SAM riboswitch aptamer (S box leader) from Lysobacter concretionis Ko07 = DSM 16239, 126 nucleotides, folded computationally. The same sequence occurs in records of 2 taxa. The sequence is in RNAcentral, with records from Rfam and Ribocentre. Lineage of the source: Bacteria > Pseudomonadati > Pseudomonadota > Lysobacterales > Novilysobacter concretionis. Of the family's consensus pairs, 97% are formed in the model.
RNA sequence: CAUCCAUCGAGACCGGCAGAGGGACAGGCCCUUUGAAGCCGGGGCAACCCAGCGCAGCGCAAGCGGCGCGAAGGUGCCAAUUCCUGCGGUGACCCGGUCGUCUGGCCGGUCACCGGAAGAUGGUUG
Repeated sequence: CAUCCAUCGAGACCGGCAGAGGGACAGGCCCUUUGAAGCCGGGGCAACCCAGCGCAGCGCAAGCGGCGCGAAGGUGCCAAUUCCUGCGGUGACCCGGUCGUCUGGCCGGUCACCGGAAGAUGGUUG
């Protein structure tokens, strides 16, 4: 870097250095000199991988996967739902526009829901 799988409404901050940005992208909205990014130290959250333990299952066996506990190790994470929206669909409202068809059609708007895209993190494989 690519590939496939899983997850993304929960959770978790202090200090030092530094000195203007940050929240992937775009728009919005927000954070920030009461100190952004980054680096360092310590602390914490979580339970993806994994040590260990337990339970039941399958298998002649080697073993296999499942659930739970756990948190030593490998990552990750510690403003806001992945901050919101972005593409498509369904429904509701009946707010706006439009149609020589008006208990209606179409377009737009608002709200809710479903799916997708993109992104992030872990794991598999290359």